[in-house]
RNA sequence: CAAUGUAGCUCAGUGGUAGAGCAACGGUUUCGUAAACCGUCGGUCAUCGGUUCAAUCCCGAUCAUUG
Numbered sequence: 001c002a003a004u005g006u007a008g009c010u011c012a013g014u015g016g017u018a019g020a021g022c023a024a025c026g027g028u029u030u031c032g033u034a035a036a037c038c039g040u041c042g043g044u045c046a047u048c049g050g051u052u053c054a055a056u057c058c059c060g061a062u063c064a065u066u067g
Stems, first nucleotide, its partner, number of pairs: 001067005008022004016053001024040005046062005
C1' cells in the first nucleotide's frame, strides 16, 4: 500500500424481511450401517461512528488475517 472479515466449515448476497452447499439433529427406508429422500436447528453480517425513510451493501476510523 492492496485485498479479505456474513451460520460449525466453504462461500453467495451491488440500498428494501440475510441465503446456498457441506456438517449437526429428527424422520422415512434397511435385519443393521452407509447411501438416498423429507424436514428442523444454527447469524450482534469483525467493532465503533456517519449518510439515508431504510445499510451486509455507501463513507470514515479501529481491530484481525493474508499478500